[in-house]
Predicted 3D model of a 73-nucleotide RNA (transfer RNA) from a Candidatus Obscuribacterales bacterium. Its mean pLDDT, the model's own confidence on a scale to 100, is 81. NCBI's taxonomy places the organism under Bacteria, Bacillati, Candidatus Melainabacteria, Candidatus Obscuribacterales. It matches the Rfam family "tRNA". Rfam links the family to the GO term triplet codon-amino acid adaptor activity.

RNA sequence: GGACGGUUGGCGCAGUUGGUAGCGCAUCACUUUGACAUAGUGGGGGCCGGGGGUUCAAAUCCCUCACCGUCCA
Repeated sequence: GGACGGUUGGCGCAGUUGGUAGCGCAUCACUUUGACAUAGUGGGGGCCGGGGGUUCAAAUCCCUCACCGUCCA
């Protein structure tokens, strides 16, 4: 330098054919216990790596930049 893949709550991931983002773990509160753990119920936390474009509408499509990984040179 080139090809491909990835970037979504604290962590690991999902998100189809564009239609206002979800799961597990963690965390907080409550219930249960003499207490802890387990279990159950409920809550908070992300506008999707940055910027731009298309569209009535973008995590999703297009362009560009950054970072990470694999391969080639």